[in-house]
Context: one part of a larger RNA
RNA sequence: UGAUAGGGGCCUGCACAAGUGAUGGAGUAUGUGGUUUAAUUCAAUUUAAAGUGAAGAACCUUACUAGGGCUUAACAUGCCAUGAAUCCCAUUGAAAGAGGGUAGUGCCUGUAGGAAUGUGGAUAUAGGUGGUACAUGGUUGUCAUCAGCUCGUAUUGUAAGGUGUUGGGUUAAGUCCCACAAUGAGUCCAACCCUUGUGUUUAGUUGCCAUAAUUUAGUUUGGAACUCUGAACAGACCAUCGGUGAUAAGAUGGAGGAAGGUGAGGAUGAGGUCAAGUCAUCAUUCCCCUUAUGCCCUGGGUGACACAUGUGCUAUAAUGGCCACGACAAAGGGUUGUGAUCCCAAGAGGGCAAGUUAACCUCAAAAUCCCAGCCUUAAUUUGAAUUACAAGCUGCAACUCACCUGUAUGAAGCAUGAAUCACUAGUAGUCACCGAUUAGCCAUACAAUGGUGAAUCUAUUCUCAGGCUUUGUAUA
Numbered sequence: 001u002g003a004u005a006g007g008g009g010c011c012u013g014c015a016c017a018a019g020u021g022a023u024g025g026a027g028u029a030u031g032u033g034g035u036u037u038a039a040u041u042c043a044a045u046u047u048a049a050a051g052u053g054a055a056g057a058a059c060c061u062u063a064c065u066a067g068g069g070c071u072u073a074a075c076a077u078g079c080c081a082u083g084a085a086u087c088c089c090a091u092u093g094a095a096a097g098a099g100g101g102u103a104g105u106g107c108c109u110g111u112a113g114g115a116a117u118g119u120g121g122a123u124a125u126a127g128g129u130g131g132u133a134c135a136u137g138g139u140u141g142u143c144a145u146c147a148g149c150u151c152g153u154a155u156u157g158u159a160a161g162g163u164g165u166u167g168g169g170u171u172a173a174g175u176c177c178c179a180c181a182a183u184g185a186g187u188c189c190a191a192c193c194c195u196u197g198u199g200u201u202u203a204g205u206u207g208c209c210a211u212a213a214u215u216u217a218g219u220u221u222g223g224a225a226c227u228c229u230g231a232a233c234a235g236a237c238c239a240u241c242g243g244u245g246a247u248a249a250g251a252u253g254g255a256g257g258a259a260g261g262u263g264a265g266g267a268u269g270a271g272g273u274c275a276a277g278u279c280a281u282c283a284u285u286c287c288c289c290u291u292a293u294g295c296c297c298u299g300g301g302u303g304a305c306a307c308a309u310g311u312g313c314u315a316u317a318a319u320g321g322c323c324a325c326g327a328c329a330a331a332g333g334g335u336u337g338u339g340a341u342c343c344c345a346a347g348a349g350g351g352c353a354a355g356u357u358a359a360c361c362u363c364a365a366a367a368u369c370c371c372a373g374c375c376u377u378a379a380u381u382u383g384a385a386u387u388a389c390a391a392g393c394u395g396c397a398a399c400u401c402a403c404c405u406g407u408a409u410g411a412a413g414c415a416u417g418a419a420u421c422a423c424u425a426g427u428a429g430u431c432a433c434c435g436a437u438u439a440g441c442c443a444u445a446c447a448a449u450g451g452u453g454a455a456u457c458u459a460u461u462c463u464c465a466g467g468c469u470u471u472g473u474a475u476a
Base pairs, nucleotide, nucleotide: 001476004472005471007470008469009468010467011466012465013464015460019423020422021421022420023419026314027313028312029311030310031309032308033307034305035304042053043052064300065299066298067297068296069295070294073125077124078123079121080120081119082118083117086103088101089100091098092097107114108113127289128288130287131286136283137282138278139277140276141274143272148187149186150185151184152183153182154163155162156161166179167178168177169176193266194265195264196263198234199233200232201231202230203229204228208223209222212221213220237260240254241253242252244250303442320375321374322373326369332363333362334361337356338355342351343350344349382413387408388407389406390405392403429452430451431450432449435446
């Protein structure tokens, strides 16, 4: 100087407390372990692995496995020989491929060749999702959005080092003020950036409609007020007032204000720590394979199943279930696309097909909710697993192994032990909607969007984590 203590002091945090809802019990989706297997490809393993890489495994993907093939190779560059390229036909084969046949000569140009491309040969080489993240770059997680981490000059100590960075206040903050052998500076913090909340100006189409007409309908004329959309500005700074404080920094209460003390949310992650993760995104040292650890193909596997476990979904019902009617969003996607209306079907879906490169057309129906009716405490009109049959869609192909519809079937589950998790306001809970990835989809996931909308905390005794300071130990 660090580290450490079931030492002390000060402070902070959904850390506890106060509250709300969950997990742990059931069924199921999905990931993981284990076991099994020809193979169940690989990586990730306390927090910081386990709905993670994977924003989508039927073939492909695919790295695994069985079998069938290739050996200058599926791919790159250079050399030689030969045929332009190419199209079609049939044989064999699971395919990859193998061996045949017919047709056929273009373009540029000094007639020597060239461009582009196929085949054969030789050799340098190719190739490797093979190993090492404990050789590395890049990138990511974590402590942590915690308030720290340093330097120049000066000064002090024999030196390692110290001071500054400490003390008194204050702050979300090493934020700011005051004092001081320090005086200055950098980085992080804050601000600058984006979204959202208010207003003004400007612009009004595909959006809007107050006034005047008009229509089934903002439909048409018209309007630029309102909503909304795009742009540019304004606005919040403890600015103002009261008491408080050291006359400071500030904190507290009020007024005005759309907003008040960082207004709310996002992006932004210091120096370092964990030989943390990744050689399978990519790049790369070294090592290893080279008729195979490379390459092509068909089928299988990654989807197995005594079990254990993580994360979700659906429930166990009356604050409910079913049925009918009625209303109100935001943000997205769309041309190999989205697909209205009409018709067919009980439905998934199918047919014809308008519009739309979209504030225009369309996906599109919002659902919790309101109102009326039925059910009446029952394993039931709860709950939906499982199974059987019959259909549909995508696709060469749906058996292993997709999704969807209808009919029948109707398990467990009657509020969940010890223990554990999330959350402080438009939050939790609850309700629906959209998107990426896709031919299709195993999405109950992920990432956005809005609707409805609580309870509790003004305390720091205790638990956990972190920051500053001080004491002990004599550990580095």
The prediction has a mean pLDDT of 81. A computed fold for a 476-nucleotide part of an RNA from Wollemia nobilis, annotated as small-subunit ribosomal RNA, 3' major domain. The full RNA is in RNAcentral, with records from SILVA. Rfam family: Bacterial small subunit ribosomal RNA. Lineage of the source: Eukaryota > Embryophyta > Acrogymnospermae > Araucariales > Wollemia.